[in-house]
Molecule: SAM riboswitch aptamer (S box leader)
Organism: Shouchella lehensis G1
RNA sequence: CUCUUAUAAAGAGCAGGUGGAGGGACGAGCCCGUUGAAGCCCGGCAACCUGUUUCAGUCGCUAGACUGAUUCAAGGUGCUAAUUCUCUCGCGCAUUGUGCGUGGCAGAUAAGAG
Numbered sequence: 001c002u003c004u005u006a007u008a009a010a011g012a013g014c015a016g017g018u019g020g021a022g023g024g025a026c027g028a029g030c031c032c033g034u035u036g037a038a039g040c041c042c043g044g045c046a047a048c049c050u051g052u053u054u055c056a057g058u059c060g061c062u063a064g065a066c067u068g069a070u071u072c073a074a075g076g077u078g079c080u081a082a083u084u085c086u087c088u089c090g091c092g093c094a095u096u097g098u099g100c101g102u103g104g105c106a107g108a109u110a111a112g113a114g
Base pairs, nucleotide, nucleotide: 001114002113003112004111005110006109007108013042016041017040018039022032023031024030027087028086029085043080044079045078048076049075050074051072054069055068056067057066058065059064084106089103090102091101092100093099094098
C1' cells in the first nucleotide's frame, strides 16, 4: 500500500501540564480556536485482539482443545467538540426543492491475509 470481515446516535479533563496557530481526512458547507488550536506528557473512556473470572455445549473422555455467553481491564491498539459535524450517488415516503428513512461511495479503527 491492497484485499477480506466487523464496528460507529453511547462513553471520556468546559480550572491538568507543556506548547504556541491552527484544527475538524479530501471538496462544498457549517463549526472549533489567543476566555488559547495541532503536537507531546499526564488523566480518562471503550472493550477490537492477547490474557483473566464464571457458566453452558462439543471433542477427547487423563491432561486438555474448540465454540458461545459472561467478567476484569494486566498487555497490544484505538478514542477522548458537534451522529463518521452535515452533504456530494441511487432508491422510497412526505413535501416542494426541503425533510425523513434506507442502500452505496469515501474516510476511520480493529482483526486477519497478501